[in-house]
Molecule: transfer RNA
Organism: Caldifarciminota bacterium
RNA sequence: GGGGGUGUAGCUCAGGUGGGAGAGCAGUGCGUUUGCAACGCACAGGCCAGCGGUUCGAGUCCGCUCACCUCCA
Numbered sequence: 001g002g003g004g005g006u007g008u009a010g011c012u013c014a015g016g017u018g019g020g021a022g023a024g025c026a027g028u029g030c031g032u033u034u035g036c037a038a039c040g041c042a043c044a045g046g047c048c049a050g051c052g053g054u055u056c057g058a059g060u061c062c063g064c065u066c067a068c069c070u071c072c073a
Stems, first nucleotide, its partner, number of pairs: 001072007010025004019056001027043005049065005
């Protein structure tokens, strides 16, 4: 320098063929206990890596950029 892949909650990851952003763990509160753990219930937490484009509508499609992984030179 070139090809491919990944980027979504604090962490690990889902998200069909474009139309309500989600799960588990972690966090907070409550219940249960003499107390802790475990368990149950509730809550909070996201400009979906960035910018632009297509579209009535983009996490999803297209282009560029950035970071990381991988292959080739």